[in-house]
Molecule: Bacterial RNase P class A
Organism: Burkholderiales bacterium
Parts: sequence; C1' cells; structure tokens
RNA sequence: GAAGUCGGCCAGACCGCCGCUGGUGCAGGGAUCGAAAGGUCGCACUGGAGGAAGGUCCGGACUGCACAGGGCAGCGUAGGAGGUAACACCUCUCCACCGCGAGGUGAGGAUCAGAGCAACAGAGACGAGCCAAUUAAGUUUGGGUGAAACGGGCAAUCUCUACGCGCAGCAACACCAAAUAGGCACACAUUGACCUGGCCCGGGGAGUGUGCGGGUAGGUGGCAUCGAGCCGUUCUGGUGACAGGCGGCCCAGAGGAAUGGCGGUCACGGCCACGCGUCGCAAGGCGGGUGGCCGCACAGAAUCCGGCCUAUCGGCUGACUUCACAC
Repeated sequence: GAAGUCGGCCAGACCGCCGCUGGUGCAGGGAUCGAAAGGUCGCACUGGAGGAAGGUCCGGACUGCACAGGGCAGCGUAGGAGGUAACACCUCUCCACCGCGAGGUGAGGAUCAGAGCAACAGAGACGAGCCAAUUAAGUUUGGGUGAAACGGGCAAUCUCUACGCGCAGCAACACCAAAUAGGCACACAUUGACCUGGCCCGGGGAGUGUGCGGGUAGGUGGCAUCGAGCCGUUCUGGUGACAGGCGGCCCAGAGGAAUGGCGGUCACGGCCACGCGUCGCAAGGCGGGUGGCCGCACAGAAUCCGGCCUAUCGGCUGACUUCACAC
C1' cells in the first nucleotide's frame, strides 16, 4: 500500500422567532363544559423519540381467573458447562463442515423399544437374492449397479428420552358514576294520592313519592421518578457472558394521540461552471480554490422491561488476518 475478518460509536451543530405537550412552582381567584365524577383555560422554570421506537417472533414483570397444586392431552427446547428475573438470548468449550488465514456456520440426545422411508442405476432397496466359481450342504468365495447390498442410513417422518410451559391479556384489571328501562323496600293512594302558579272552588285523575342495589354511557387510576433503572470506574472475582463494590443521576409520556414550522450561519455529500497547481508527447488523470443548485437515510414511543429478526444516506474508530514492497 492492497484485499479482508470481528467489534464499538455518531445519526448534523449553533442562533433567532412562532407553536405543541408532560412535570414543578406561583396564583388560588375566576371563567367554562358536565346531573355528578371529573376535565379545560394563566404566568415562570424545566423535560420532550430510536438504534431500531418497527415486525409482534421468543422470554418476563404486572393483572384477573380458585394465593394455579397433581394428572392426561397439546406445544416447545435439545453436545457439555455456565450467565440471567427468564428465554428459543448470551458466554466459554468439544465435535463436524467452510475459509490460506483472522474467522464463520450448525434443529449437533436416541435407529439393540416399535413403526415408516430411500430418486436414478441395478436381478434385487430392507421382503431378500442375480451371475460366476466352489462345496457333502445356500457351504464358501468373488463380481457388476449404487450414497447405501444384510450390515447399515434418515429422527428437518411418526416415535422414545430429558427438561420447560395452567389460561387469558393494559380493549388486563381497580375505583367513581348519569339519563332511560328493569329489580327490592317503605310511605301515601277511587274514603281521590298526584297534576292544574301559593290557597279555595272547578277540572283532570290511577298510580305517586322516597330510599337502596347491580350494570351501561362518561370519568379517573393502572401509566412512567426508585427500578431485573441509567452513566462512569487505572476497584474486586471470573478465560468470558456476568456478578459485586464505589461515585454520580432521575431520563418522553399522549390517548386521535405532543416531540413541530420558518429564517440565518457553519459542517458533510453529489452535480455543474470558471480559475490554479501537478503528472503526461497527447487524450486525459490527480489535488485543491471560488460560485451556483440539489441532497442529508431507515423510520415515529402508546402498560413496561430483556432478547431475536428485519430496514438504514453517509461517516468516525479499535483489534486482528493475508499478500506485496521497503528497511
């Protein structure tokens, strides 16, 4: 210098203006929607998407079902050991295969429990038996086909073994709670309750009133600050995944669903134009400058975590391998 292998990281920066949304503080007074429960409206400060928030494929937390205990069925996992809340994830390691190598890939238990399957070729493919030689005797030996010829193969076919899984899912679930129509209780009612403006007359008149209870609409919580939490570490143990110690931090939360828009400067990439330098006989190559235009990926939290898989413009960086050259 070229070609590779395995990781780690970023995902434009800053300023101004205008908005959206959570929290805290102040104000605690009013307005507004609603029967109520409850919601909305002010000012200041402050927080506000991701490495995958995605697919919803695994594993959990949480909640209800009987504090979910045993069996069957069903589903899943599969070398060995370990990590973890758990896993199908991760680590170390053995074996097999691929690669010169760094490395990569692996549904890698069992075919003396039983069943099933085997293209083409071949007489014959799991039932046995072709040809030749040989022998007392299908007794022994050899042959061609094929991945495999009587001894085996396939468990990514059923099956067996070991281990794991109760079922449903935040539209879980808990609480507050109308109107209307049912339910229950009590009181008063044709000896007129009740309505008709407060009373009387008159008129109408068969149910009227009160309380309780369940469910629905609607609302609130669950729900996002105290945990499997995040960051750092020249600490400890371990090959490692990881565990522990120490220090620091509190880090989005709506519910038709906020996290945005505009302008400016700079940075990055591409294209075009015009100069410059350099190499070359030339065509042209390489480097850098100025100006203009364009672009800046994949993608958007929805109860919350741990994984896996998939998508992704461009860029930074570490360790290692192979080849070439120089010393």